Background:
c-di-AMP riboswitch aptamer (ydaO/yuaA leader) from a Verrucomicrobiales bacterium, 158 nucleotides, folded computationally. Of the family's consensus pairs, 83% are formed in the model. The sequence was found by an Rfam model in a public genome assembly. Model confidence (mean pLDDT): 77 of 100.
[in-house]
RNA sequence: UAUUCCCAGCAGCCUAAACCGCGCUUCAUCCAAAAGCCCGGUACGGGGGAACCAACUCCUCGCAAGAGGAUGGGGCGAAUGUCCAUGGCAGACCAUGGCACGGCCACUUUCAAGGCCGAGCCCGUCAGCUAACCUCGUCGGCAUUUGGAAGGGCGAUC
Repeated sequence: UAUUCCCAGCAGCCUAAACCGCGCUUCAUCCAAAAGCCCGGUACGGGGGAACCAACUCCUCGCAAGAGGAUGGGGCGAAUGUCCAUGGCAGACCAUGGCACGGCCACUUUCAAGGCCGAGCCCGUCAGCUAACCUCGUCGGCAUUUGGAAGGGCGAUC
């Protein structure tokens, strides 16, 4: 380099959003399975909460202490910046596009290319960090781009 033969399996995704056990209920002749409910355990995630540290707005009156008034602030999550341009309506604000930045793409990590997302909700004048401690959640939505390197799990064969 050419020819022939054989082989080349499986794993779900986003999210903290799951697993196990006792008991009861439904179905059923009984048992089992399945589904649901309650309780418990494990696991994952969030909030509150000392010391130390950090932080402690503006206006008026007042020597000062202080008095009065104005403005709010915070949490979950990747889900931000009006920074630039255009339009709506002059601005706040809204929409589109751009730039920057954040998140996701199927065993894990990493590199490259490609693609998608940047919402929604809550507390109620209040909360920085925070050991002990207290407390809350375990919903919902989907269907799987490629290549290189390294490292694993299950299974089959030898």